[in-house]
This is a predicted structure of a 181-nucleotide RNA (Lysine riboswitch aptamer) from Halobacillus sp. A1.

RNA sequence: CGGUGAGGUAGAGGCGCGGGCUUCAUUAGUAUUCAGUGGGAGCGGGCAGCUAAGAUCACAUGAAGAAAGGGAAGACUUGCCGAAGUUUAUUGGAGUCGUCAGCUUUUAUAAACUGGUAUAUGUCUGAAGAAGAGAUAUACUGUCAUGCAGCUUUUCGGGUGCAUGGUGCGCUACUGAUCGA
Numbered sequence: 001c002g003g004u005g006a007g008g009u010a011g012a013g014g015c016g017c018g019g020g021c022u023u024c025a026u027u028a029g030u031a032u033u034c035a036g037u038g039g040g041a042g043c044g045g046g047c048a049g050c051u052a053a054g055a056u057c058a059c060a061u062g063a064a065g066a067a068a069g070g071g072a073a074g075a076c077u078u079g080c081c082g083a084a085g086u087u088u089a090u091u092g093g094a095g096u097c098g099u100c101a102g103c104u105u106u107u108a109u110a111a112a113c114u115g116g117u118a119u120a121u122g123u124c125u126g127a128a129g130a131a132g133a134g135a136u137a138u139a140c141u142g143u144c145a146u147g148c149a150g151c152u153u154u155u156c157g158g159g160u161g162c163a164u165g166g167u168g169c170g171c172u173a174c175u176g177a178u179c180g181a
Stems, first nucleotide, its partner, number of pairs: 001180003007175005014081001016080005021074004032064004036059003042050002045100003084114007092106005115141007123133003142167008151158002
């Protein structure tokens, strides 16, 4: 000086992302408890337990009346830029219950998909007109490559606009194992 470019460090995108905290609506006048009325023998997923001292059950009855889970907002706080999200599997924890099962939630690990955002229309999850997943379409946008146009530059090159395509295993900067001269 040149080739390959594993790996490392830092960084960018933007209705940026996640956690915490606070507030709010929903869940819901629901669950549940007590009382009233009816009714009359079993109820309960298992065990336990309840039950003629009237259970389970029923009610446009009366009184009291939640929470979890799922969300939204914030000028707060914190960690960040595969931030993170979703799904599946395994394992443990927490909640519900007297207990087991079940259900809900969650730590960790692994795999798969998604560059980001918004909107619209079906499907699914969901109590939901919340929110989300996935499909299709549209718009905006980050970044890279290629082509074209014109600008600039002695050249290499630089930057602008448009179009097409790729895209987080991506992109940018620095570094860099190693090989050759």

It was read from a public genome assembly, where an Rfam model found it.
Lineage of the source: Bacteria > Bacilli > Caryophanales > Bacillaceae > Halobacillus.
Its Rfam family is "Lysine riboswitch aptamer". Rfam's curators write: Riboswitches are metabolite binding domains within certain messenger RNAs that serve as precision sensors for their corresponding targets. Allosteric rearrangement of mRNA structure is mediated by ligand binding, and this results in modulation of gene expression. This family includes riboswitches that sense lysine in a number of genes involved in lysine metabolism, including lysC.
Model confidence (mean pLDDT): 76 of 100.